[in-house]
About this RNA
This is a predicted complex of two RNAs, RNase P RNA and transfer RNA, with 468 nucleotides together. It holds a member of the Rfam family "Bacterial RNase P class A". It is annotated as a ribozyme.

């Protein structure tokens, strides 16, 4: 020089002119002046919290959802760091929803002989029968080879799959087999080291336990639920209208009215009971006597939520780091028919070619606020690694 | 600003314990008519919305976008 990893920052700059939005100040007003004005992702809304309302989330239990090696950090997470295992890369690095499969269900299509309590097509091998060659032999007979059948043994090899009940080698056998050894997985157990996760040594045991839990389920462990259109408060203006479903009982005492009277009719208070009150039951304890759901009427104002907050920036110190501490400055959008823009000039990039010009400047834009996450994103720049070339 | 749904053939939808994607209507071509509709037969025609991922194997299952579709306000 070139090829790559990895963590970071930046994403136009000056000025001039007219312009919008908010606060302050001054004015009766009209308006003048001064100070603020988008982002790294404001996005997707995918996790997690403030913060509000369901009367305090009242206890359990189930049911739902969600996450999963260890250990740390955080308000908190599924986020982040530090480590352990595996996997890929010559390395630098990167990636992994990474608990269970010997609780238990299921599934595992075509193909194959067999797909989960194995299993025996092809082929090896042995036995018996018969057939044909062929050799020895005078001959009886023996012996070798092949072929169909029949019993039987084998699971090395072949074949089917993604997957076929350990992998290589040597022995061993009739053929072969953990069937015997050695070495490598595999399980068990004991000892060391480590907070653990899990490593590392010895021994024991011839293999028992195929694969799917981003299938059902098991373990451990989190979470009530809704969302600023939440909520609160002030004003307007309509019909406190209708339809369905659940309860609308029972007891006492009191008033009032009808009765000669037993007794009735309505209010009214107080027990019990019953329904309702953001998944289900259940048990305590509250509220409210109605609640629950659709139709249908009105109004489309205004304040406040609402901008000091797990804020920023600097600097030290504790930590391997993710983050914590401690000082010392600083106030930094808050709209609501929704403000943060236009446009002229010089200069920075890019691209283009009649070398002076033209063209063009990324992803996109707040709406209660935050901590992550994931996506989009033109270029530019920093800073540590790795590999390979040259050249000292 | 929040909160749910869909997206599968030109058009409407189907598609369950994950195992070659179908109907129905519309086109091809042929038959039947003198000729057209009907009607018979036949025959095409799918990146399953895009991209990772789990699994031997994804329309399905999981996670990330992309489109497109609907609800939410307050009084009484």
């Nucleotide at each position: 020089c070139c090829a790559g990893a990895u963590g970071g920052c930046u994403g136009g700059a000056u000025g001039g002119c007219c312009g919008c939005u908010u606060c302050c100040c001054g004015g009766c007003a009209a308006c003048g002046g001064g100070g603020g004005g988008a982002g790294g992702a404001a996005a997707g809304u995918c996790c997690g919290g403030g913060c509000u309302c369901c009367a305090c989330g009242g206890a359990a239990a189930c049911a739902c959802g969600g996450u999963g090696c260890c250990g740390g950090g955080u308000a908190a997470u599924g986020c982040c760091c530090g480590g352990c295992g595996g996997g890929g890369g010559c390395a630098a690095c990167c990636c992994c929803a990474g608990g269970g499969a010997a609780a238990g269900u299921g599934c595992c299509a075509c193909a194959g002989a067999a797909a989960g309590c194995a299993a025996a097509c092809c082929g090896c091998c042995c036995u018996g029968c018969u057939a044909a060659g062929c050799c020895c032999u005078c001959g009886c007979g023996g012996g070798c080879u092949u072929c169909c059948c029949a019993g039987g043994g084998u699971a090395a090899g072949g074949g089917u799959g993604a997957a076929a009940g350990g992998g290589u080698g040597c022995g061993g056998u009739a053929a072969g087999a953990g069937c015997g050894c050695a070495c490598c997985g595999c399980g068990c157990c004991g000892c060391c080291g480590g907070u653990a996760a899990c490593g590392g040594c010895g021994g024991c045991g011839g293999c028992a336990c195929g694969g799917u839990a981003a299938a059902c389920c098991c373990c451990a462990c989190c979470g009530g639920g809704a969302g600023c259109a939440a909520g609160a408060c002030c004003g307007a203006a309509u019909a406190g209208g209708g339809a369905u479903c659940c309860u609308c009982g029972c007891c006492g005492c009191c008033c009032a009215g009808g009765g000669u009277g037993a007794c009735u009719u309505g209010g009214g208070c107080g027990g019990c009971a019953g329904g309702c009150g953001g998944g289900u039951u259940u048990u305590c304890g509250c509220g409210c006597c109605g609640g629950g759901u659709c139709c249908g009427g009105g109004u489309u104002g205004g304040u406040c939520g609402c901008g000091c907050g797990a804020g920023g920036c600097g600097u030290c110190c504790g930590g391997u780091g993710a983050c914590g501490g401690g000082c010392g400055c600083c106030c930094c959008a808050g709209a609501u028919g929704a403000a943060u823009g236009g446009u002229c000039a010089u200069c920075g990039c890019c691209c283009u070619c009649u070398c002076g010009g033209g063209g063009g400047u990324a992803c996109a834009g707040a709406a209660c606020c935050c901590g992550g996450c994931u996506u989009a994103c033109a270029g530019g720049c920093c800073a540590u690694c790795u590999g390979g070339c040259a050249c000292u | 600003g929040c909160c749910g749904g869909c997206u599968u053939a030109g058009c409407u939808c189907a598609g369950u314990u994950g195992g070659u994607a179908g109907a129905g209507c519309a086109g091809u071509u042929g038959a039947u008519u003198u000729g057209u509709a009907a009607u018979c037969a036949u025959c095409a025609g799918g990146u399953c919305g895009g991209g990772a991922g789990u699994u031997c194997g994804a329309g399905u299952c999981c996670c990330c976008c992309a489109g497109c579709c609907g609800g939410c306000a307050c009084c009484a």